[in-house]
Context: one part of a larger RNA
RNA sequence: GAACGAACGCUGGCGGCAGGCCUAACACAUGCAAGUCGAACGGACUCUUCGGAGUUAGUGGCGCGGGUGCGGAACACGUGGGAACAUACCCUUUGGUAAGGAAUAAUAGCUGGAAACGGCUACUAAUACCUUAUAAUGACUUCGGUCCAAAGAUUUAUCGCCAAGGGAUUGGCCCGCGUAUGAUUAGAUAGUUGGUGAGGUAAUGGCUCACCAAGUCUACGAUCAUUAGCUGGUCUGAGAGGAUGAUCAGCCACACUGGAACUGAGACACGGUCCAGACUCCUACGGGAGGCAGCAGUGAGGAAUAUUGCACAAUGGAGGAAACUCUGAUGCAGCCAUGCCGCGUGAGUGAAGAAGGCCCUAGGGUUGUAAAGCUCUUUCAAUAGUGAAGAUAAUGACGGUAGCAUCAGAAGAAGCCCCGGCUAAAUUCGUGCCAGCAGCCGCGGUAAUACGAAUGGGGCAAGCGUUGUUC
Numbered sequence: 001g002a003a004c005g006a007a008c009g010c011u012g013g014c015g016g017c018a019g020g021c022c023u024a025a026c027a028c029a030u031g032c033a034a035g036u037c038g039a040a041c042g043g044a045c046u047c048u049u050c051g052g053a054g055u056u057a058g059u060g061g062c063g064c065g066g067g068u069g070c071g072g073a074a075c076a077c078g079u080g081g082g083a084a085c086a087u088a089c090c091c092u093u094u095g096g097u098a099a100g101g102a103a104u105a106a107u108a109g110c111u112g113g114a115a116a117c118g119g120c121u122a123c124u125a126a127u128a129c130c131u132u133a134u135a136a137u138g139a140c141u142u143c144g145g146u147c148c149a150a151a152g153a154u155u156u157a158u159c160g161c162c163a164a165g166g167g168a169u170u171g172g173c174c175c176g177c178g179u180a181u182g183a184u185u186a187g188a189u190a191g192u193u194g195g196u197g198a199g200g201u202a203a204u205g206g207c208u209c210a211c212c213a214a215g216u217c218u219a220c221g222a223u224c225a226u227u228a229g230c231u232g233g234u235c236u237g238a239g240a241g242g243a244u245g246a247u248c249a250g251c252c253a254c255a256c257u258g259g260a261a262c263u264g265a266g267a268c269a270c271g272g273u274c275c276a277g278a279c280u281c282c283u284a285c286g287g288g289a290g291g292c293a294g295c296a297g298u299g300a301g302g303a304a305u306a307u308u309g310c311a312c313a314a315u316g317g318a319g320g321a322a323a324c325u326c327u328g329a330u331g332c333a334g335c336c337a338u339g340c341c342g343c344g345u346g347a348g349u350g351a352a353g354a355a356g357g358c359c360c361u362a363g364g365g366u367u368g369u370a371a372a373g374c375u376c377u378u379u380c381a382a383u384a385g386u387g388a389a390g391a392u393a394a395u396g397a398c399g400g401u402a403g404c405a406u407c408a409g410a411a412g413a414a415g416c417c418c419c420g421g422c423u424a425a426a427u428u429c430g431u432g433c434c435a436g437c438a439g440c441c442g443c444g445g446u447a448a449u450a451c452g453a454a455u456g457g458g459g460c461a462a463g464c465g466u467u468g469u470u471c
Stems, first nucleotide, its partner, number of pairs: 001471004006467005013343006019336002021301001026299003030296003035062003040059002043056005067254003077178006085171002090167008098132004107122006138147003152159003180226003187217003192214008229251004233244004256277005279290004307333001309332003315329001316327004346376004356367004380412001385404002390398001415460005420441003426455005436443002
């Protein structure tokens, strides 16, 4: 000098764009954040012009985005390759969609419990479940053969369903290289290293197991310890490099703590289940409920970080044939000089160089064209009007916002730090090694340009200084 997710002190006019718990992955009151489909299904209820229409608890189907950085030194990430894989929805191609059956929730009755939540009996539907048939271009094969499916709905035009092939997308796996510090950590390792066989997986593999062999890693730093999310990037620098990883984007990890699996195309699952633990709450003491590292918000911690806002109008997502519903994603608004950028706080003229202040050698000098006065202007803000684009035939949260135009008046709008040298800018008074200053050198003990005040000056400016951190 530059930079900052900054904080503190003094000060503070406006706008645009951005940013805003870096600390306790501490605990959380309250509300909302994941629903949707009646064109899958049977009921119940409401209305009815008796044609039908609507609402929905349940069965059934499909179903995300957001947050945080705990852990992790690792194929986690980055980059470049690889073979032994899967992929719902989407696109495309071929073929099919036949015949039956048994239940069950809802519901009704009885009943247990304080509640959470149940139990028994009876009844019922389906695109829920199960058989049978069919079976290749699919799978397996000892090459003889064997095996595997489906679901219907309605407004009659479509939407679906099943099998198989291809594509696209996404993901799982493996490898080369790169990617912290410490030797005051030198040896580490028994599923350990390899093989055979088996199991397991979508798939390779000690992934797991049985047996066999005794290997494997390591001063090119194994092991251990400490620290840390990684990257695109960001800051600085002429560069090389150094530091860093907020916002935005990609990947990873996590969801009160630890463990486990279920369902599913996909999870070992933030607003799912089970077990254990800590904590909080309810309880009729028998037993139950909960998980903000979603958006707001509260307490606590801290130098420190915002509203319990509006809207689905746009973009996107989920469901739906659609209308539409949901969406704290998102779009906006609110707060904060936190940052960057822009604008303003007036312009011209004006010497009796006014008054006042300060200094003085008492002559004067300086503040200073500065003020007053005169002549103008009206940005921004204010007043009263008009009024968008963003949306497409309709639909605008923002918002009567931005903008445009009207009107009055210099009117409503300047501070902060510094002045010994480095370093731009000096005098007087007070103080007297005191009070104090200070980034370094150093000032202060009676003439202090260094302390405090005043006047003057210098610098930056809606900011200015200080502190902290990085280069």
Molecule: small-subunit ribosomal RNA, 5' domain
Organism: uncultured prokaryote